A computed fold for a 73-nucleotide RNA from an uncultured Bacteroidia bacterium, annotated as transfer RNA.
The coordinates come from a structure-prediction model, not an experiment, and the mean pLDDT is 82.
The sequence was found in a public genome assembly.
Rfam family: tRNA. Its family is annotated with triplet codon-amino acid adaptor activity in the Gene Ontology.
[in-house]
């Protein structure tokens, strides 16, 4: 050089036929304990990797690019 994969919450991952984003762990508060950890009830957290296009709408479709992993040369 070329072929393919993968990018969403701190991490680790979902997310149908395109209908406006979740779920486990963390984090927070509260109940419980002499205290911690389990365990229980509730909460906060997101321009879905950058730009553009298509559409009434795009994590999703289509194009360019960025990181990365794997393959061939």
């Nucleotide at each position: 050089g070329g072929g393919g994969g993968u990018a969403u919450a701190g991490c680790u991952c979902a997310g149908u036929u395109g209908g406006u984003a979740g779920a486990g762990c963390a984090c927070c508060u509260g109940c419980u304990u002499u205290g911690c950890a389990a365990g229980c009830a509730g909460g906060g957290g997101g321009u879905c990797c950058g730009g553009g296009g298509u559409u009434c709408g795009a994590g999703u479709c289509c194009c360019c690019g960025u990181a990365u992993c794997u393959c061939c040369a």